[in-house]
RNA sequence: CAAGUCGGCCAGGCGGCCGCGUCCUCUAGGUGAGGAUGAGGAAAGUCCGGGCUCCACAGGGCACGGUGCUGGGUAACACCCAGGCAGGGCGACCUGACGGAAAAGGGCCACAGAAAAGCAGACAGCAGAGGUGGUGACGGCCACCUCUGUGAUGGUGAAAAGGUGGUGUAAGAGACCACCGGCGCCCGUGGCGACACGGGCGGCCAGGCAACCCCCACCGGGAGCAAGGCCAAGCAGGGGCGAGCCCGCCUGAGCGGGCACGAGGCUGCCCGUCUCGUCCGAGCCCCGGGUAGGCCGCUGGAGGCGAUGGGUAACUAUCGCCCAAGAUAGAUGGCCGCCGCCCCGCUCCUCGAGCGGGGUACAGAACCCGGCUUAUCGGCUGACUUGAGCG
Numbered sequence: 001c002a003a004g005u006c007g008g009c010c011a012g013g014c015g016g017c018c019g020c021g022u023c024c025u026c027u028a029g030g031u032g033a034g035g036a037u038g039a040g041g042a043a044a045g046u047c048c049g050g051g052c053u054c055c056a057c058a059g060g061g062c063a064c065g066g067u068g069c070u071g072g073g074u075a076a077c078a079c080c081c082a083g084g085c086a087g088g089g090c091g092a093c094c095u096g097a098c099g100g101a102a103a104a105g106g107g108c109c110a111c112a113g114a115a116a117a118g119c120a121g122a123c124a125g126c127a128g129a130g131g132u133g134g135u136g137a138c139g140g141c142c143a144c145c146u147c148u149g150u151g152a153u154g155g156u157g158a159a160a161a162g163g164u165g166g167u168g169u170a171a172g173a174g175a176c177c178a179c180c181g182g183c184g185c186c187c188g189u190g191g192c193g194a195c196a197c198g199g200g201c202g203g204c205c206a207g208g209c210a211a212c213c214c215c216c217a218c219c220g221g222g223a224g225c226a227a228g229g230c231c232a233a234g235c236a237g238g239g240g241c242g243a244g245c246c247c248g249c250c251u252g253a254g255c256g257g258g259c260a261c262g263a264g265g266c267u268g269c270c271c272g273u274c275u276c277g278u279c280c281g282a283g284c285c286c287c288g289g290g291u292a293g294g295c296c297g298c299u300g301g302a303g304g305c306g307a308u309g310g311g312u313a314a315c316u317a318u319c320g321c322c323c324a325a326g327a328u329a330g331a332u333g334g335c336c337g338c339c340g341c342c343c344c345g346c347u348c349c350u351c352g353a354g355c356g357g358g359g360u361a362c363a364g365a366a367c368c369c370g371g372c373u374u375a376u377c378g379g380c381u382g383a384c385u386u387g388a389g390c391g
Base pairs, nucleotide, nucleotide: 001387002386003385004384005383006382007381008380009379010378012339013338014337015336016335017334018333020038021037022036023035024034025033026032040362044373045372047371048370049369050368051367052224053223054222055221064220065219066218067217068216069083070082071081072080073079084098085096086095087094088093099215100214105213106212107209108208109207123154124153125150126149127148128147129146130145131144132143133142134141135140162180163179164178165177166176167175181205182204183202184201185200186199187198188197189196190195228296229295230294231293237287238286239285240284241283244259245258246257247256248255249254260278261277262276263275264274265273266272303322304321305320306319307318308317309316310315340360341359342358343357344356345355346354347353348352
């Protein structure tokens, strides 16, 4: 210098004008004024895990769901750290639902192929026996047929039931032998462990899929801030108080009339008048639940930053400092100017400069927190790898 790997960080700056939410002060209050403060690395998806709240709950089991190498971290996790194993990369490094298919059991394995799985499987081929035919005849040879042996050879397939060489055989075959590979068991060494290394034994050689059912181990009660709590109009419900007597008719329920009282209209008030009501009762008061509405929950918390100690690390202990949105149809915005950054084009002799044009993201709190995943114009920075050049 080029190509790359893995982390960390930033998410434009300044000024002007207009506008918004919350809190404080002034103001009796409304309003207004002043001051303070006001999104994120993902606030997103709501996919995991918790806090918190309400409901349920003696204990155990079944069912259902989830997780699945080991050790550690944590409030917890499917997250993180460290390691093991497997796969990929020259490498830094990356990826992995990574328990059990060997013995509990079931199921599936497309197409092709004769056969796709638990004493496998004869399509071609090879070999033996028999038969028929040809070669004039016997023998031999050739062709065809039948029966049998054979998983060595060919072919199909992602996969055909270890590999190489030999013995053996009619031809063959772990049938047997040597070596190699795998698997299982036993022992030793190292490691907390996953596991690694070494040795011995056994022809044991047995396909794959559990992100199919299933088995094993462990974990899991349900619903969610529209949780939940408090106050509480109006309407409806319950209770109490509450304005009435007289006469007549009628078996009675009731009807008619008179006066009184209450409410309402004419009408702002009084009189007057009209309508309605006077126990199936206006109006007033009280009670319980509770709608609209309001308040709490609501943001000081598994909180942030720094130092020191422990730990390889994730993380943690102690001490110090700090307080950083809280809306409720949802504020946190818009415009302009200058500068910055990136890209493109033109000009100038290089470094570079000037001019012109374009771009400056994704997105946005709604109870809170830890993660994961996804989106994102660009930029800064640390460690490391590979290659080239120079000293």
Overview:
Bacterial RNase P class A from a Pseudomonadota bacterium, 391 nucleotides, folded computationally. RNAcentral holds the sequence, with entries from ENA. Rfam family: Bacterial RNase P class A. Rfam classes the family as a ribozyme. Rfam's curators write: Ribonuclease P (RNase P) is a ubiquitous endoribonuclease, found in archaea, bacteria and eukarya as well as chloroplasts and mitochondria. A source record names the gene rnpB. Model confidence (mean pLDDT): 78 of 100. The model forms 95% of the base pairs in the Rfam consensus.